[in-house]
RNA sequence: ACGCUGGUCGCGGGAGAGAGCCGUUCAUUCGGCCGCCGAAGGCGCAAUUCGCCCGGAAUCGCUCAGGUAACCCAUACCGCAACCGCAUC
Numbered sequence: 001a002c003g004c005u006g007g008u009c010g011c012g013g014g015a016g017a018g019a020g021c022c023g024u025u026c027a028u029u030c031g032g033c034c035g036c037c038g039a040a041g042g043c044g045c046a047a048u049u050c051g052c053c054c055g056g057a058a059u060c061g062c063u064c065a066g067g068u069a070a071c072c073c074a075u076a077c078c079g080c081a082a083c084c085g086c087a088u089c
Stems, first nucleotide, its partner, number of pairs: 001088001003086002006084003010080004018034001020033004035068003041064001042062003048055001
């Protein structure tokens, strides 16, 4: 100088699903009940073989956790920037 197999931080973009019912509360506050969502996290699985075992991904599935008006938010993912790490010259 240039890149990314990666990590951290910041900024921007970014869904889904009952303002459900009952009691309570100044309150969309708290508790219980039922329904629902999946994009923090967590868990599960295919192909791959002559056969078996292990390994084996997700925006797929499960829904433990979480969420379920707006705002807010450990929201996946995308973009930009900085730092660290790694690689090349």